Background: This is a predicted structure of a 346-nucleotide part of an RNA (small-subunit ribosomal RNA, central domain) from a metagenome. Rfam family: Bacterial small subunit ribosomal RNA.
Context: one part of a larger RNA
RNA sequence: UUGGGUUUAAAGGGUGCGCAGGCGGAUUGAUCAGUCAGUGGUGAAAUCCUACAGCUUAACUGUAGAACUGCCAUUGAUACUGUCAAUCUCGAGUAUAGUUGAAGUGGGCGGAAUGUAUCAUGUAGCGGUGAAAUGCAUAGAUAUGAUACAGAACACCGAUAGCGAAGGCAGCUCACUAAACUAUUACUGACGCUCAGGCACGAAAGCGUGGGGAGCAAACAGGAUUAGAUACCCUGGUAGUCCACGCCGUAAACUAUGGACACUCGUUGUUGGCGAUACACGGUCAGUAACUAAGUUAAAAUAUUAAGUGUCCCACCUGGGGAGUACGAUCGCAAGGUUGAAACUC
Numbered sequence: 001u002u003g004g005g006u007u008u009a010a011a012g013g014g015u016g017c018g019c020a021g022g023c024g025g026a027u028u029g030a031u032c033a034g035u036c037a038g039u040g041g042u043g044a045a046a047u048c049c050u051a052c053a054g055c056u057u058a059a060c061u062g063u064a065g066a067a068c069u070g071c072c073a074u075u076g077a078u079a080c081u082g083u084c085a086a087u088c089u090c091g092a093g094u095a096u097a098g099u100u101g102a103a104g105u106g107g108g109c110g111g112a113a114u115g116u117a118u119c120a121u122g123u124a125g126c127g128g129u130g131a132a133a134u135g136c137a138u139a140g141a142u143a144u145g146a147u148a149c150a151g152a153a154c155a156c157c158g159a160u161a162g163c164g165a166a167g168g169c170a171g172c173u174c175a176c177u178a179a180a181c182u183a184u185u186a187c188u189g190a191c192g193c194u195c196a197g198g199c200a201c202g203a204a205a206g207c208g209u210g211g212g213g214a215g216c217a218a219a220c221a222g223g224a225u226u227a228g229a230u231a232c233c234c235u236g237g238u239a240g241u242c243c244a245c246g247c248c249g250u251a252a253a254c255u256a257u258g259g260a261c262a263c264u265c266g267u268u269g270u271u272g273g274c275g276a277u278a279c280a281c282g283g284u285c286a287g288u289a290a291c292u293a294a295g296u297u298a299a300a301a302u303a304u305u306a307a308g309u310g311u312c313c314c315a316c317c318u319g320g321g322g323a324g325u326a327c328g329a330u331c332g333c334a335a336g337g338u339u340g341a342a343a344c345u346c
């Protein structure tokens, strides 16, 4: 490379947008570039193949043929692909009328809890554990009541639910922004799918500057436990966790399952619509779950939300270790990220 693969054996990019590229609906006509057929030229010789011949045979050699799967020119064919022209509506989009949701951004507001401060009542313990101790407390703690302040998170509803491209999203409310679905089938008329590079977003931790700091809590300190205990348990406690702006760019970023389209038994829930009304319905569209047939699979399993049957595009894999390391390049303030070997060894 061909072939074969990528849920769990190696292998789906964290996610989207999207240029180039690849691929692309129906009908008609034109063209003849690809495609197919004929003819002519060329395709040196040797080699290869076939037949025969020559050295006693073979290797070797000679003669003849075939072949040289190619290229060029020319004459035709026109189904398919391409190109050009015209038309169409089922793909895609728009419009109108509704609906839905923790989708996003920025304000405002709320109550419970916690902590702290002050005052009041009140007296000897509180706290903590398997048991204790460190710790707090007669300078009046814990407990109870009142008032004030602070920061962070939003009990119940709450779900096997919903929304978002993914990361993710939950008190109430306002403003702004985006999306999906349904119905109508009015409009455009293939405007589509995928996407190397590129751009954007991207949990937590971490970094920079400035705020904030209640609770929790790496590090750290003390008390226990223990043979030891740099831990598990307890008492404290700083970064951090929160906010603004700017970086970082990684996760078991998981459905360990890339995206799009078409097709291929059924059953049962559930969310949002529609069919004037009705859980009447073997109704219908879009999601989200459980079970199951055919099929697939090494099996577990999967099964209209496919891992089935096909088409298109992208990404990735090729024994274990060495190693996601070294070197180089590039990005970053750094931490590090991305790209990514070999020797050697089994």
Base pairs, nucleotide, nucleotide: 004317005316006315007300008299012314014201015200016199017198021194022193023192025088026087027086028085029084030083031082033081034080035077036076037075038074039073040072041071042070049065050064051063052062053061054060091191092188093187094186095184096183097182098181099180100179103177104176105175106174107173108172109171110154114150115149116148117147118146119145120144121143125136126135162169163168206247207246208245209244210243211242215241216240220236221235222234223233258313259312260311261310262309263308266291267290268289269288270287271286272285273284274283275281295302296301319346320345321344328339329338330337331336

The prediction has a mean pLDDT of 88.